[in-house]
């Protein structure tokens, strides 16, 4: 150097503009409503912050028909798989990964 850290810049998906209740604003208005924003409930969805659970194998113990056997632990992956968290119009935020440019340090050649 390459791989992996940090940091910066681009990209970037998925699901109800749900139901009700309450509070705020401001439009109208006799009032109710509707509309925007917050809270709470409750049904339903999404998986790409984050968590969590395993396959093959390793690595020990036991078994007996001694083989590429069998039964337990234990360690073990992900974009699979739970969905607790988190998230369901545009916009903004979020956003795993990806790709550019910068940096520290290792240190193969």
């Nucleotide at each position: 150097a390459u791989c992996g850290c940090c940091g910066u810049c681009u990209g970037a998906a998925g699901a109800g503009c749900g139901a009700c209740c309450c509070g705020u604003g401001g439009c109208a208005c006799a009032a109710c409503g509707g509309c925007a924003c917050g809270g709470g409930u409750c049904c339903g969805c999404c998986g790409a912050c984050g968590g969590a659970g395993c396959a093959a194998c390793g690595c020990c113990a036991c078994c007996c028909u001694c083989g590429u056997g069998g039964u337990g632990a234990c360690g073990g992956a992900a974009a699979c798989u739970c969905u607790c968290a988190g998230g369901c119009a545009u916009c903004c935020g979020g956003g795993a990964c990806a790709g550019g440019g910068g940096g520290a340090g290792c240190g193969g050649c």
Model confidence (mean pLDDT): 81 of 100. Predicted 3D model of a 109-nucleotide RNA (Glycine riboswitch aptamer) from Stagnimonas aquatica. It was read from a public genome assembly, where an Rfam model found it.